Context: one part of a larger RNA
RNA sequence: GUCAGUAAGUUUAUUCUUAUAGCAAGCUUAAUUUAUCAAAAGUAGGCGUAGUAAAAGCAAGUCUUAAUAAGGCUUUUAGUUAUAAGGGUAAUACCCGAAACCAGGUGAUCUAAUCAUGAACAGGUUGAAGAUGUAGUAAAAUACAUUGGAGGACCGAACCCACGCAUGUGGAAAAAUGCGGGGAUGAUUUGUGAUUAGGGGUGAAAGGCCAAUCAAACUUGGAGAUAGCUGGUUUUCCGCGAAAUCUAUUUAAGUAGAGCGUUCAAUGUUUUUCUUUUGGGGUAGAGCACUCAAUGGACUAGGGGGACCAAAAAUCCUACCGAAUCCAAGGAAACUCCGAAUACAAAAGUAUUUGAUACAUUGAGCAGACAGACUUUGGGUGCUAAGAUCCAUAGUCGAAGGGGAAACAGCCCUGAAUGGACAUUAAGGUCCCUAACUUUUAUCUAAGUGAAUAAGGAAGUGAAAAAAUUAAAACAACCUGUAGGUAGGCUUGGAAGCAGCUUUCCUUUUAAGAAAGCGUAAUAGCUCACUGGUCUAGUUUUUUUGCGCCGAAAAUAUAUAGGGACUUAAGAUAAAGACCGAAAUGACAUUUUUUCCUUAAUAGGAAAAAGGUAGCGGAACGUUCUGUAGGUUGAUGAAGAAGUAUUGUGAGAUACUUUGGAGACAUCAGAAUUGAGAAUACUGAC
Numbered sequence: 001g002u003c004a005g006u007a008a009g010u011u012u013a014u015u016c017u018u019a020u021a022g023c024a025a026g027c028u029u030a031a032u033u034u035a036u037c038a039a040a041a042g043u044a045g046g047c048g049u050a051g052u053a054a055a056a057g058c059a060a061g062u063c064u065u066a067a068u069a070a071g072g073c074u075u076u077u078a079g080u081u082a083u084a085a086g087g088g089u090a091a092u093a094c095c096c097g098a099a100a101c102c103a104g105g106u107g108a109u110c111u112a113a114u115c116a117u118g119a120a121c122a123g124g125u126u127g128a129a130g131a132u133g134u135a136g137u138a139a140a141a142u143a144c145a146u147u148g149g150a151g152g153a154c155c156g157a158a159c160c161c162a163c164g165c166a167u168g169u170g171g172a173a174a175a176a177u178g179c180g181g182g183g184a185u186g187a188u189u190u191g192u193g194a195u196u197a198g199g200g201g202u203g204a205a206a207g208g209c210c211a212a213u214c215a216a217a218c219u220u221g222g223a224g225a226u227a228g229c230u231g232g233u234u235u236u237c238c239g240c241g242a243a244a245u246c247u248a249u250u251u252a253a254g255u256a257g258a259g260c261g262u263u264c265a266a267u268g269u270u271u272u273u274c275u276u277u278u279g280g281g282g283u284a285g286a287g288c289a290c291u292c293a294a295u296g297g298a299c300u301a302g303g304g305g306g307a308c309c310a311a312a313a314a315u316c317c318u319a320c321c322g323a324a325u326c327c328a329a330g331g332a333a334a335c336u337c338c339g340a341a342u343a344c345a346a347a348a349g350u351a352u353u354u355g356a357u358a359c360a361u362u363g364a365g366c367a368g369a370c371a372g373a374c375u376u377u378g379g380g381u382g383c384u385a386a387g388a389u390c391c392a393u394a395g396u397c398g399a400a401g402g403g404g405a406a407a408c409a410g411c412c413c414u415g416a417a418u419g420g421a422c423a424u425u426a427a428g429g430u431c432c433c434u435a436a437c438u439u440u441u442a443u444c445u446a447a448g449u450g451a452a453u454a455a456g457g458a459a460g461u462g463a464a465a466a467a468a469u470u471a472a473a474a475c476a477a478c479c480u481g482u483a484g485g486u487a488g489g490c491u492u493g494g495a496a497g498c499a500g501c502u503u504u505c506c507u508u509u510u511a512a513g514a515a516a517g518c519g520u521a522a523u524a525g526c527u528c529a530c531u532g533g534u535c536u537a538g539u540u541u542u543u544u545u546g547c548g549c550c551g552a553a554a555a556u557a558u559a560u561a562g563g564g565a566c567u568u569a570a571g572a573u574a575a576a577g578a579c580c581g582a583a584a585u586g587a588c589a590u591u592u593u594u595u596c597c598u599u600a601a602u603a604g605g606a607a608a609a610a611g612g613u614a615g616c617g618g619a620a621c622g623u624u625c626u627g628u629a630g631g632u633u634g635a636u637g638a639a640g641a642a643g644u645a646u647u648g649u650g651a652g653a654u655a656c657u658u659u660g661g662a663g664a665c666a667u668c669a670g671a672a673u674u675g676a677g678a679a680u681a682c683u684g685a686c
Stems, first nucleotide, its partner, number of pairs: 001686006011091013026047003032041003051058002061073004094232002097229001101222006112196009121186001123155003126151001130147006159183003163180005198214001200210003235620006245258005260368001261366009274349006285338001286336002291332002295328004302321002304318004372397004377392005401414004417590003422586003428580003431564003437577001439576006450566001456550002460547010477534003481530001483507003488502003513528001516527003591610008621675001623672005631665003640659008
């Protein structure tokens, strides 16, 4: 992992509600007794028939009170017993699951420490004290030699340990192996026997060790500890169908009340859309009349500085500051002289897919839910960041399938009872992949723009407008001229159109600046403005706008049209018609439910409805056992197993065949250890 089997709302008591049944102002027994095992007796007790008050008590009333005031609770009657179902409560209380806590025991054959009694340590090295001798001394001290054999001494096997690396890592091994390493007469190692026991031991101390278990061992019990937490919770069909909000919470992943769901009962009614009318408001916007902040200017009280003065005051001055006032232009969620649209409330009217299968209210039973998500719009926080976060608003998802968006809970279209080679459409599409016009008309785009982006940039191109110029010849191009006074004056080493300052006149000319730009040390030289000629019909500038261009860099491979591919389009703009396209809509057929009508009827007809998680309600199937059953069935083959066919909306049922070899059971009732695919479920097999 697969298969098979096992595996979870139960039982008792009590209480509330609903349904059914009995009796009814009453209902009913419990223990117990008798018994012919059908039942009978048993009236203690319980509930109800009266309440009120804390209570004595009083009583259709009573309590508060001085009260007769006022008020609270009652009073015009249905209960009770049993059974079933659904809830609450107490119990293990749907099932599995802790880490822990407590009590009694069992452990020191592992390991820690200790005690008793034994054992072990190849070989080599070093050479302490002491002793002896000699020298030495007054005697000592001292020195040397010999001897001696000390040491938590040295090197190094056994033995003990475990510092490094490698291997091993479902290993040969639940800690080892290999190569090196440390100690190796000692606080050494070790055998045997014994002692210390769980909040206790032991510990040269690491929270180490106490039998592969230690920040409190193991085992049995309390015990099914508790778990607001996780996981799981077994057949079918039908009706309705949520919430992820508010308030409170040692509360925030829980719970309670309300809101939202469902079922039953009772009552009531118009809801809804549209139009009109009437309301209140202080938002959007706007404004500056108040408040706050704030810009520029005018004017000025006052201040600073200065003049005058011995000083003060007064007077005068000011490239300073400047309240208030005035003028101008503005800002504001916590400003408002103003002020919408919507929304909300009320009334009236009209219309229809409104007149019930609807909606609302009340009461009662039962819930679930209180982690929400994205999108639109209005806002707060944030960076006018976030698939961010917090409100409001509508929608969808959640609990919603189908079509579109290549794929894609939350976007667009559409709400799936069932059926299909039916039809019409929606969003979206119609060259091929791929269902449907390579459709029509008029334009644009050349960028594969389409098919991702900004500031900014540009003789891209289309459209519109304005101004200027032009057959007295423009714009562009080519050919020619571009002079004299004069090198103006000044400055300067120089300054001659062209370093700088200043003036910027006159003349000759068709025209030509005391010079617009290169250039020279200064001249020179080359262009330009300006003019003539050649040529010939438009040219120049600006504004608005459509579609394009650049700006445009990312990591495996195009990779930002889904691909092929597309250029008078299969792109874009503006129109037009046709077609395709869904579980939408319509037609046809069928099922169920509800309401209404008809009917003797469980039958017929009409209309409407039938997506669905949590959840509420209804109706069924199957399994085991009991009664029915002293019955039915079975060796002419039961149950079970394998298969085929038929049948039911379904859980399932029936028949037959084969196998099997002895029990099985209709019907209607009753009772439950009553249904498995999930629990890192349990047991077994492979």
Model confidence (mean pLDDT): 84 of 100. The part of an RNA shown here (large-subunit ribosomal RNA, domain II) has 686 nucleotides and comes from a marine metagenome. Its Rfam family is "Bacterial large subunit ribosomal RNA". Its family is annotated with structural constituent of ribosome and ribosome in the Gene Ontology.